[in-house]
RNA sequence: GCGCCCUUAGCUCAGUUGGUUAGAGCACAGAGCUUAUACCUCUGGGGUCCAUGGUUCGAAUCCAUGAGGGCGCA
Numbered sequence: 001g002c003g004c005c006c007u008u009a010g011c012u013c014a015g016u017u018g019g020u021u022a023g024a025g026c027a028c029a030g031a032g033c034u035u036a037u038a039c040c041u042c043u044g045g046g047g048u049c050c051a052u053g054g055u056u057c058g059a060a061u062c063c064a065u066g067a068g069g070g071c072g073c074a
Stems, first nucleotide, its partner, number of pairs: 001073007010026004019057001028044005050066005
C1' cells in the first nucleotide's frame, strides 16, 4: 500500500434481507428473605447504536468518507 471482517448499556453479545417504544445475560441500585452476608425472588436505573454527510415518508439496518481494532497478502 491492497483486500476482508468488527464497532449497539459498565462487560459479553442479539437485533429475522428499512417500520410497534432498541433488547438479553452478567454487573450495578432498591425491596423481600436471613441474626447478618451470600444464594434465591421481585422491581428499577443505565444507550443519540464509533463520527460526519447522503438516500428515504421512515435508518442501528442501505450508500459515501473518516476514526479505532483484528486477520490475510504485498